[in-house]
C1' cells in the first nucleotide's frame, strides 16, 4: 500500500431426509378396588435399542485434467533373438504416486424444535503478498 490472499474470532444468514415399525424403560391419566399401595388393563407423552426407509452440507472415502516417477515407451550400443548395457522423459502409450469440487460413496453424521451445519455476506486482529 481505497492491503491480494491466508487464519482465528465476533455478528447475522445457511439446505435436505421417518409425525415408520418392533421391544424395553419412564412419566401421565382413566378403569379393575369402599379407599390407599401393589398389580393388571386401556389411552397419550417421552427416552432407549434394534429393524426398515431415506438424506448430503461436520469429518472420511473415490477420482478429471494436470504434474511427478517408472517402463514392456523412447535413443544408441552390445551380445546373438530376446537378453543385456548407457542415456531421456520430447513425443505416444501402459503402469505406480499425487490430484479440485456443493461431483460420488454413504464408513461417520443426520432425518419435528434446539443443537450442529459446507459454504457465502459484514467487522475489526494477526501474518502479510504483487505493485
Nucleotide at each position: 500500500a481505497a492491503g491480494a490472499a491466508u487464519a482465528a474470532c465476533u455478528c447475522a444468514g445457511g439446505a435436505g431426509a421417518g409425525u415408520c415399525u418392533u421391544u424395553u424403560c419412564c412419566c401421565c391419566g382413566g378403569c379393575a378396588c369402599u379407599g390407599c399401595c401393589a398389580u393388571g388393563c386401556c389411552g397419550g407423552g417421552g427416552a432407549a435399542a434394534a429393524g426398515c426407509g431415506c438424506c448430503g452440507a461436520a469429518g472420511g472415502u473415490g477420482u478429471a485434467a494436470g504434474c511427478g516417477g517408472u517402463g514392456u515407451c523412447c535413443g544408441g550400443g552390445a551380445a546373438a533373438u530376446u537378453u543385456c548395457c548407457c542415456g531421456g522423459c520430447a513425443g505416444a502409450c501402459g503402469c505406480c504416486g499425487u490430484g479440485a469440487g456443493u461431483c460420488u460413496c454413504u464408513c461417520a453424521g443426520g432425518c419435528a424444535a434446539a443443537a450442529g451445519g459446507a459454504u457465502g455476506g459484514a467487522g475489526g486482529u494477526a501474518u502479510a503478498a504483487a505493485g